[in-house]
RNA sequence: CGAGUCAAUCGGGCAGUCGCGGCGCAAGUCGAGGAAAGUCCGGACUCCACAGGGCGCGAUGGUGGGUAACGCCCACCCGGGGUGACCCGCGGGCAAGUGCAACAGAGAGCAGACCGCCGAUUCGUCGGUAAGGGUGAAAGGGUGGUGUAAGAGACCACCGGCGGUCAUGGUGACAUGGCCGGCCAGGUAAACCCCAUCGGGAGCAAGGCCAAGAGGGAACAAGGUUCCUGCGCGAACACAGGCGGCCCGUCCGGUUCGCGGGUAGGCCGCAUCAGGCUCACAGCAAUGUGGGUCGCAGAUGGAUGACUGCCACACCGCAAGGUGAUACAGAAUCCGGCUUACAGAUCGGCUCGUCCA
Numbered sequence: 001c002g003a004g005u006c007a008a009u010c011g012g013g014c015a016g017u018c019g020c021g022g023c024g025c026a027a028g029u030c031g032a033g034g035a036a037a038g039u040c041c042g043g044a045c046u047c048c049a050c051a052g053g054g055c056g057c058g059a060u061g062g063u064g065g066g067u068a069a070c071g072c073c074c075a076c077c078c079g080g081g082g083u084g085a086c087c088c089g090c091g092g093g094c095a096a097g098u099g100c101a102a103c104a105g106a107g108a109g110c111a112g113a114c115c116g117c118c119g120a121u122u123c124g125u126c127g128g129u130a131a132g133g134g135u136g137a138a139a140g141g142g143u144g145g146u147g148u149a150a151g152a153g154a155c156c157a158c159c160g161g162c163g164g165u166c167a168u169g170g171u172g173a174c175a176u177g178g179c180c181g182g183c184c185a186g187g188u189a190a191a192c193c194c195c196a197u198c199g200g201g202a203g204c205a206a207g208g209c210c211a212a213g214a215g216g217g218a219a220c221a222a223g224g225u226u227c228c229u230g231c232g233c234g235a236a237c238a239c240a241g242g243c244g245g246c247c248c249g250u251c252c253g254g255u256u257c258g259c260g261g262g263u264a265g266g267c268c269g270c271a272u273c274a275g276g277c278u279c280a281c282a283g284c285a286a287u288g289u290g291g292g293u294c295g296c297a298g299a300u301g302g303a304u305g306a307c308u309g310c311c312a313c314a315c316c317g318c319a320a321g322g323u324g325a326u327a328c329a330g331a332a333u334c335c336g337g338c339u340u341a342c343a344g345a346u347c348g349g350c351u352c353g354u355c356c357a
Base pairs, nucleotide, nucleotide: 001353002352003351004350005349006348008346009345010344012311013310014309015308016307017306018305020031021030022029023028033328037339038338040337041336042335043334044333045203046202047201048200052248053247054246055245057199058198059197060196061195062076063075064074065073066072077091078089079088080087081086092194093193097192098191099188100187114133115132116129117128118127119126120125141159142158143157144156145155146154160184161183162181163180164179165178166177167176168175169174207268208267209266210265215259217257218256219255220254224237225236226235227234228232239253241251242250243249273295275294276293277292278291279290280289281288282287313324314323315322316321
């Protein structure tokens, strides 16, 4: 200097005048995001409701840690890609079961004999074989030998895979090494399935308060049965209703269905909390603990705007000066994440290549 890779920040600022919304007696003060987006996860909070168990259904899936929690984050392990920095992974199980893999081929989950080789032959064929050839994406380890009629892990040596065991290191997933065993039974689970772990439902249009209001009809239940020294509308049963689907269980005494009427208004929820910034310590890190400091929108036909000047940015110009002007995009219960969109600018770590000293 070039190429690559990982990560972070900004994405206008200051002042004045007027306008709008919250808070405040007033002076005054505050006022859209890094994603506010998607509504994909997890919660806080509210109600069902006093809140359990099982089935079913759904989600996650290496190990350890973080967190309120998670399908998120951090570190590590294994596999794959890359010269490398780094990146990717629906990462438990196929000897529990059931499936799927066209065509070709003799045979593709318990297989197989087409050509070939060997032996016999009454010349029709029969028996042995899976080393050689062929088909195929893939044909049941590889090389060399022993052996055989010809062969074959049938046997042997070495290598590979698999299984068992021991040692060392590690919290662990695992890694390295020694020994034993002819065990040599492919792929696929983001196929059904099995295993482990987790999960009640609905959602701020949740939910509460005030105001307003006009009622009337029907069905079931209560009635009934049993028990009690205590005889009370006590307990149990039966019946109706609630608890996402079903069952158990539990709660409860009223529940359900039409017709008609009132209301769509106001208040709360509503922003001080798993809060922001900063320093120290612990930790590889995520993060935690402690000290200091700050209060940073709360609308509801829905505010956060307009103008001027200066600075910063881009372009033109010797200069003076002039022109332009943001990319993605607007809070609505809140928070932790993930995913997606983004013109331009700035800073840093690391890897590789080339050149110079």

Bacterial RNase P class A from an Actinomycetota bacterium, 357 nucleotides, folded computationally. Its mean pLDDT, the model's own confidence on a scale to 100, is 78. Lineage of the source: Bacteria > Bacillati > Actinomycetota. Its Rfam family is "Bacterial RNase P class A". The family's RNA type in Rfam is ribozyme. The sequence was found by an Rfam model in a public genome assembly.